[in-house]
């Protein structure tokens, strides 16, 4: 400097379950362990979820310039989430040059 193996120090911990927050997505702490070389950290951009307004709308009342409309859409203020992909910051071990 680039780049991780069936190795060694070690590290974190999905689903799940318990207890507690929260309208919710979730998220804290214990348990548990599918997995990770950044699964450290940071909501930059995509995407994804929640979720406030809006618009629209199948439909429903009027009956004909209306009114309503909870499902689905489109938008959106806000929030989750980096163990979805990109970026940005930072590091441990070990071999190699």
């Nucleotide at each position: 400097c680039a780049a991780g193996a069936c190795a060694a120090a070690g590290g974190c911990a999905a689903a799940c379950c318990g207890u507690u927050u929260g309208a919710g997505a979730a998220a804290a702490c214990g348990g548990g362990g599918c997995g990770c070389a950044a699964a450290g950290c940071c909501a930059c951009g995509g995407a994804u979820c929640c979720g406030u307004g809006a618009g629209u709308g199948a439909c429903c009342c009027a009956u004909u310039u209306g009114g309503g409309a909870u499902a689905g859409c489109u938008u959106c203020a806000g929030g989750a989430a980096c163990g979805c992909c990109g970026g940005g910051c930072u590091g441990c071990c070990a071999g190699g040059g």
Predicted 3D model of a 97-nucleotide RNA (c-di-GMP-I-GGC riboswitch aptamer) from Rubripirellula obstinata. The organism belongs to Rubripirellula, within Bacteria.